Glycine riboswitch aptamer from Allobogoriella caseilytica, 89 nucleotides, folded computationally. The model forms 95% of the base pairs in the Rfam consensus. It matches the Rfam family "Glycine riboswitch aptamer". Its Rfam clan is "Glycine riboswitch clan". Rfam describes the family as follows. This family represents the bacterial glycine riboswitch.
RNA sequence: UUAGUCGGCACGGGAGAGCCGCCUUCGCAGGCGCACCGUAGGAGCAACCACCCCGGCAACCUCUCAGGUACCCGCACCGUGCACGACGA
Numbered sequence: 001u002u003a004g005u006c007g008g009c010a011c012g013g014g015a016g017a018g019c020c021g022c023c024u025u026c027g028c029a030g031g032c033g034c035a036c037c038g039u040a041g042g043a044g045c046a047a048c049c050a051c052c053c054c055g056g057c058a059a060c061c062u063c064u065c066a067g068g069u070a071c072c073c074g075c076a077c078c079g080u081g082c083a084c085g086a087c088g089a
Stems, first nucleotide, its partner, number of pairs: 001089002004087004008082006018034001020033004035069003041065001042063003048056002
């Protein structure tokens, strides 16, 4: 320099499930109990690779530890941009 890959930032989109009961509080928030949801995070596993044992290895699948269950916030993921970081050329 390029703008390829991964990440970061900004903007836009973005589902599900009790606005349940009780306690506290002016209220917000919080605690407890039961019921539920899967898209923060986390954990688990196939083919396959390797193989003495062990192990490596994916998710939007499974588990619900955590998180969430009116609105808001958040949210995996998607799009657009920035050229901020790392790697590559």